[in-house]
This record gives sequence, C1' cells and structure tokens, in this order.
RNA sequence: GGGCCUAUGGUCUAGUGGUAGAACGACGCGUUUGCAUCGCGUAGGCGCCAGUUCGAUUCUGGCUAGGUCCA
Repeated sequence: GGGCCUAUGGUCUAGUGGUAGAACGACGCGUUUGCAUCGCGUAGGCGCCAGUUCGAUUCUGGCUAGGUCCA
C1' cells in the first nucleotide's frame, strides 16, 4: 500500500427495513442479627458523516478504530 471481516448499555451477545432484547455486572426494595443466596424492580446501548426509503441498528458510499490475509 491492497483484499476481507467486525463495530449494539460497564462486559459479552441476539436482532435480514416498522416500539432495540437476553445474560453477567451496577443501583433500589423485600428476605437475614449481618453477609451471601433468592425474589421483584430501576437506570444504562445501535462508532462518526452523508445517501436511498414513508420509515435505517439493518441497505449503499466515505471516514475512524480493531482483527485477519497478501505484498
């Protein structure tokens, strides 16, 4: 320098155009003498900029970052 893949809460991960979900973690309440466990609840997320579309996490282009291969 070039090809390919990936980017979703703090972590990991699902989601093939129509209200973004799970697990772990955090916080609160209950339970306990207390801690843990357990139950219930709350907060927290689509890398950035454009395009297509009635509507984009999803499709297209560029950029950024990471991974991988070639040189």
Predicted 3D model of a 71-nucleotide RNA (transfer RNA) from a bacterium.